[in-house]
Bacterial RNase P class A from a Candidatus Limnocylindria bacterium, 308 nucleotides, folded computationally. It matches the Rfam family "Bacterial RNase P class A". Rfam classes the family as a ribozyme. RNAcentral holds the sequence, with entries from ENA. Model confidence (mean pLDDT): 77 of 100.

RNA sequence: CGAGCAGGCCGGACGGUCGCGACGGCGAUGCCGUCGAGGAAAGUCCGGGCUCCGCAGGGCAGGGUAGCGGGUAGCUCCCGUCCGCCGUGAGGCGAGGACCAGCGCCACAGUGACGAACCGGCGUGAGCCGGGUGAAACGCGGCAAGCUCUACCCGGAGCAAGGCCAAGCAGGGGACCAUGGUGCGGCCCGCACCGUCCCCGGGUCGGCCGCUAGAGGCGGAGGGCGACCUCCGAUCCCGAGAGGGAUGACCGUCGCGGCCCCCGCAAGGGGGCCGGCACAGGACCCGGCUUACAGGCCUGCUCGGCCU
Numbered sequence: 001c002g003a004g005c006a007g008g009c010c011g012g013a014c015g016g017u018c019g020c021g022a023c024g025g026c027g028a029u030g031c032c033g034u035c036g037a038g039g040a041a042a043g044u045c046c047g048g049g050c051u052c053c054g055c056a057g058g059g060c061a062g063g064g065u066a067g068c069g070g071g072u073a074g075c076u077c078c079c080g081u082c083c084g085c086c087g088u089g090a091g092g093c094g095a096g097g098a099c100c101a102g103c104g105c106c107a108c109a110g111u112g113a114c115g116a117a118c119c120g121g122c123g124u125g126a127g128c129c130g131g132g133u134g135a136a137a138c139g140c141g142g143c144a145a146g147c148u149c150u151a152c153c154c155g156g157a158g159c160a161a162g163g164c165c166a167a168g169c170a171g172g173g174g175a176c177c178a179u180g181g182u183g184c185g186g187c188c189c190g191c192a193c194c195g196u197c198c199c200c201g202g203g204u205c206g207g208c209c210g211c212u213a214g215a216g217g218c219g220g221a222g223g224g225c226g227a228c229c230u231c232c233g234a235u236c237c238c239g240a241g242a243g244g245g246a247u248g249a250c251c252g253u254c255g256c257g258g259c260c261c262c263c264g265c266a267a268g269g270g271g272g273c274c275g276g277c278a279c280a281g282g283a284c285c286c287g288g289c290u291u292a293c294a295g296g297c298c299u300g301c302u303c304g305g306c307c308u
Base pairs, nucleotide, nucleotide: 001304002303003302004301005300006299007298008297009296010295012254013253014252015251016250017249018248020036021035022034023033024032025031026030038279042290043289045288046287047286048285049284050158051157052156053155062154063153064152065151066150067081068080069079070078071077082096083094084093085092086091097149098148102147103146104143105142106141114139118131119130120129121128122127162209163208164207165206171200172199173198174197175196176195180194181193182192183191184190214238216237217236218233219232220231221230222229223228255277256276257274258273259272260271261270262269263268
């Protein structure tokens, strides 16, 4: 210098003018102040917290996991390691227990794919040995990402969980007064319904809670190969909480990128233009995994070439 491998990080900055949401304050139909998305907020795949329902214990069914050891609240996650495969290598990938329980399957080739006999030899014979095909040929054949067996794990639904308050209408109960109205063909009696007020339970519209500060980050010390763990920093840092659901638009300067022009032998410098600057946006929270991502940065390592 070229080609790679592994890990980590950033993912536009500042200012101005309008606009939106939450909270607080005030002299309050408004004004002011503070705060206001992500590394994946995504897919909802795995695990947990939380909530409600269910549940004596054991078993069956069903689902999941699978070398060995460790980490963790836990996991299908992470770390270490063995084995197998791929790569010159750094490294990468692996559903990697059991086919001495049973069932099933074994393409093509081959006589035959599990009780079969093509060819040759031996043998009276049953049969034995060899050849050939094939991944595998009688041997405890091969396959479990086939059923299955073994070991271990797993109750269900999810914040539209769930809880509180509660208009209106309907329902139940009680009280009230003068009667009146309607119906029972007319009249009398009687009965039922219609009124006002109060109470009751369930509960619709609606409102409130759940709701955001925690298995958090950073720094230091110690332990461990590592994942990770323990302690300290009482005064290090951060903190969306909406509910038709806010976080946007425009302008300027700078940064990065692309194209063009000029100067220069070159390195480079100057100027102009750009309708260039990704993927994507919370909705109960957290730990993982997976997927998407313009452009860029850092660290360690490998292979090759050249120079000294």